Source information:
SAM riboswitch aptamer (S box leader) from a bacterium, 105 nucleotides, folded computationally. It was read from a public genome assembly, where an Rfam model found it. Its Rfam family is "SAM riboswitch aptamer (S box leader)". Its Rfam clan is "SAM clan". About the family: The SAM riboswitch is found upstream of a number of genes which code for proteins involved in methionine or cysteine biosynthesis in Gram-positive bacteria. The coordinates come from a structure-prediction model, not an experiment, and the mean pLDDT is 79.
[in-house]
């Protein structure tokens, strides 16, 4: 890169370099010179996966440490295709996308 499977309404920011752009892509909408983006540092959050121990239990749960990763503005910021309701906006449900992990080619 591609493919399976699983999650995505909740959680969790400072400092330093640095200097204009970011929120995947359009289309709204929004952060951002009161400092973006990257990069380090430290510090938290969460529990996909591997290991330990310990408890219910029966191959499953739920928390804990270590160690692979991931997140740390706004629901995956919201819509983007299809159904349903509506006079219309609106809402609702499903999928595409995307984004993580772990398996594979």
């Nucleotide at each position: 890169u591609u493919c399976u499977u699983a999650u995505c309404a909740a959680g969790a920011g400072c400092g330093g370099u640095a200097g204009a752009g970011g929120g995947a892509c359009g289309g709204g909408c929004c952060c951002u010179u009161u400092g973006a983006a990257a990069c380090c540092g430290c510090a938290g959050c969460a529990a996909c996966c591997g290991a330990u121990a310990a408890u219910a239990a029966a191959u499953u749960a739920a928390a804990a440490u270590c160690g692979g990763u991931g997140c740390u503005a706004a629901u995956u910021c919201c819509c983007g295709c299809a159904g349903g309701u509506c006079u219309a906006u609106u809402c609702c449900u499903g999928g595409a996308a995307g984004a993580u992990a772990a398996g594979a080619a």